[in-house]
């Protein structure tokens, strides 16, 4: 360094429940464990989720705003989906 015991200490913490913030996706707080050796950090590439705000069609209208329907879209999330990038306790076998 590689690699991970039914090791010794610890850690973390899905779903779901409640608060609470957000349009939502989600994110905080509290209970609560399916799990997890990087389930620490990091949206960097990919991928997923949301669908605001611009702009576009149509439908209303004399026209238009407004509305309401499409379509299309992260400058918005997820790192407990894959890779990267950083930076860590243990130490039996390999």
């Nucleotide at each position: 360094a590689u690699c991970g015991a039914c090791a010794a200490g610890g850690g973390c913490a899905a779903a779901c429940c409640c608060g609470u913030c957000g349009a939502a996706a989600g994110g905080c707080g509290g209970g609560g464990a399916c799990g997890c050796a990087a389930a620490g950090c990091u949206a960097c590439g990919g991928g997923c989720c949301u669908g605001a705000c611009c702009a576009c069609u149509u439908g209303c209208u004399a026209a238009a705003c407004a509305c309401a329907a499409g379509a299309a879209a992260a400058u918005g999330g997820c790192c407990g989906c894959c890779g990267g990038g950083c930076c860590a306790c243990c130490g039996a076998a390999c």